RNA sequence: GUUUUUUAUUUAGCGCCAGAACCAAAUUGGUUGACGAGGUCUAGGGUUAUCGAAAUCUUCGGCGGAUGCUCUAGGGGUUUACUUAAGCCCACAGGAGAAAAUAAAAAAUAGUAGUAAUACUAUAACAAAAAUUUCUCUAUUAAGUAU
Numbered sequence: 001g002u003u004u005u006u007u008a009u010u011u012a013g014c015g016c017c018a019g020a021a022c023c024a025a026a027u028u029g030g031u032u033g034a035c036g037a038g039g040u041c042u043a044g045g046g047u048u049a050u051c052g053a054a055a056u057c058u059u060c061g062g063c064g065g066a067u068g069c070u071c072u073a074g075g076g077g078u079u080u081a082c083u084u085a086a087g088c089c090c091a092c093a094g095g096a097g098a099a100a101a102u103a104a105a106a107a108a109u110a111g112u113a114g115u116a117a118u119a120c121u122a123u124a125a126c127a128a129a130a131a132u133u134u135c136u137c138u139a140u141u142a143a144g145u146a147u
Stems, first nucleotide, its partner, number of pairs: 014064004019060001020032005035052003041074007075090004081145006094138007108123006
């Protein structure tokens, strides 16, 4: 250094790369191949899984996976007594609206490594959605029991 086995740890814009592009000491090797925000009641099935940023979009293309959406089942919550079922939701747990708040990369400069493509580190700023917070409006349906 390689191979095999075992154990442990690590990911979700996460992992890998036979296309493509680029580099070279070149017919083989190397580099790039998603910038963060946000997101999980439990189990299973299905499915092209939210939001914006970019000195201009290869963040292309392919494979696998994933906290999205949907269906079924179970568990739980729900506005006004309780129980059961249905509806809407998921431990900040019915619905609607408004306001506020909240990044990293890229680029530039500097440094380190590399023949190079390129990689890493340091420096200031600028989003959107969602959840949350505050405020406003609104709220169950059916049956039964009790008062």
This is a predicted structure of a 147-nucleotide RNA (glmS glucosamine-6-phosphate activated ribozyme aptamer).
It was read from a public genome assembly, where an Rfam model found it.
Its Rfam family is "glmS glucosamine-6-phosphate activated ribozyme aptamer". It is annotated as a riboswitch.